Model confidence (mean pLDDT): 81 of 100.
Predicted 3D model of a 72-nucleotide RNA (transfer RNA) from a Kiritimatiellia bacterium.
Lineage of the source: Bacteria > Pseudomonadati > Kiritimatiellota > Kiritimatiellia.
Its Rfam family is "tRNA". It is annotated as a transfer RNA.

[in-house]
Formats: sequence, C1' cells, structure tokens
RNA sequence: UCCGCAGUAGCUCAAUGGUAGAGCGGGUGGCUGUUAACCACUAGGUUGCAGGUUCGAGCCCUGCCUGCGGAG
Repeated sequence: UCCGCAGUAGCUCAAUGGUAGAGCGGGUGGCUGUUAACCACUAGGUUGCAGGUUCGAGCCCUGCCUGCGGAG
C1' cells in the first nucleotide's frame, strides 16, 4: 500500500429497507427466619464517525476511524 471480516444497551450477541430486541448484568417489588434461587415489573441506545440513495436506512452506496486476519 492492497484485500477480507468486525464495530448495535454495562457485557455477549440478534434484527427481509418499515415501532431497535434477547440473554446475562443493574434497579424496584413479591416470595422467606435471612441470603441465594425463583417470579413480576422497570431503567438503560447519536446502531464507530461524516455524507449519499430512498417516502422510509442498523440494513444499500461513498469516504474516514478502530480492532482482527491475509497479500505484497
């Protein structure tokens, strides 16, 4: 320098171009002698950054950034 993959909640990951979700973790309550476990409810998101296409973008296109792998 070039190519590929990845970047979404605190963590691990989903999401046919049409309301951004799950598990774990956090909070509150229930259950009980207490804790754990279990049950219910709940908070938490500039979808890496900037543009473009579209009625509508996490998803498609362009550039950039970060990480991993490969080629030279």